Transfer RNA from an Alphaproteobacteria bacterium, 77 nucleotides, folded computationally.

RNA sequence: GCCGGAUUAGCUCAGCCCGGUAGAGCAGCUGAUUUGUAAUCAGAAGGUCGAGGGUUCGAAUCCCUCAUCCGGCACCA
Numbered sequence: 001g002c003c004g005g006a007u008u009a010g011c012u013c014a015g016c017c018c019g020g021u022a023g024a025g026c027a028g029c030u031g032a033u034u035u036g037u038a039a040u041c042a043g044a045a046g047g048u049c050g051a052g053g054g055u056u057c058g059a060a061u062c063c064c065u066c067a068u069c070c071g072g073c074a075c076c077a
Base pairs, nucleotide, nucleotide: 001073002072003071004070005069006068007067010026011025012024013023020057029043030042031041032040050066051065052064053063054062
């Protein structure tokens, strides 16, 4: 340099194909239960959907550019 994949809650990941209210598990918080802890149960909270731009009535989702990470290939006289 070329090709492919990935980027969404603190962590691990769905949702993207086919545009229409952003989700799950775990962690954390509050409460119940317990002599207490763990476990269990209930509840609430937690998001610039990597960045910028475009299309659209409407974009996590479609298009373009860029960034970062992973893998492969090439170069390395």
It matches the Rfam family "tRNA". The family's RNA type in Rfam is transfer RNA.
The source organism's lineage runs through Bacteria, Pseudomonadati, Pseudomonadota and Alphaproteobacteria.
Its mean pLDDT, the model's own confidence on a scale to 100, is 84.